[in-house]
Molecule: SAM riboswitch aptamer (S box leader)
Organism: soil metagenome
Order: sequence, then structure tokens, then C1' cells
RNA sequence: CAUCAAGAGGGGUGGAGGGACUGGCCCGUAGAAGCCCCGGCAACCACACCAGAGCUCACGCUCUGAGGCAGGUGCCAACUCCAGCAGGUCAUGUGAAAGGCCUGGAAGAUG
Repeated sequence: CAUCAAGAGGGGUGGAGGGACUGGCCCGUAGAAGCCCCGGCAACCACACCAGAGCUCACGCUCUGAGGCAGGUGCCAACUCCAGCAGGUCAUGUGAAAGGCCUGGAAGAUG
């Protein structure tokens, strides 16, 4: 800096934890994490081709789009599971607090 509403799981081993943190809410002995094997998703990087645009005297370079997936990563419960901060809005209520929705941010994850 970019993306985070889509997508994709079986077996073995292992034995109680896991979903980053906090609070919720979930998943888990009908077997969690970790490790191994196989499979899959996706298309960030890389790769090859095509189209368009820009730059260059030229060679060529850059950007964008489309396609593909045999390489490097990543991912394969729940929107990044939800919220955490701020603003707006709606509704309830005597008032306050709690609540729904939207936007932005923070934090986090991956490249």
C1' cells in the first nucleotide's frame, strides 16, 4: 500500500481445547489444538498469451482489462462469528441506561 459479504474438507495421529485480545455468542469426547497424508478454493506474487491505453527515434518499458493455474504464499464453521472508538439515524421510554440499522475508524489477518 491492497484486500477482507464470495469460495473451498476428508483420512491418520493426538488427546482438551479452540474461534488473535476483552466482553458476548459459538465450535469441541458424536473428538479441540498441534503434526502428517491426500484433496479443494482463490488468484496476492510469479509465469505464458491476448486486447486497449500511455511513454520511446527505435529496441522496448509501464498501466489497465480478460484468460489460465503446472510454480511461491495464503485459505478451506459462523461476514475478520458479533461488538469493542466516533458520528448519523430509527424505535421504545417520564427520564436515564440498555437496543436496531448505516458510515467511518481502531485492532487483526493475508499478500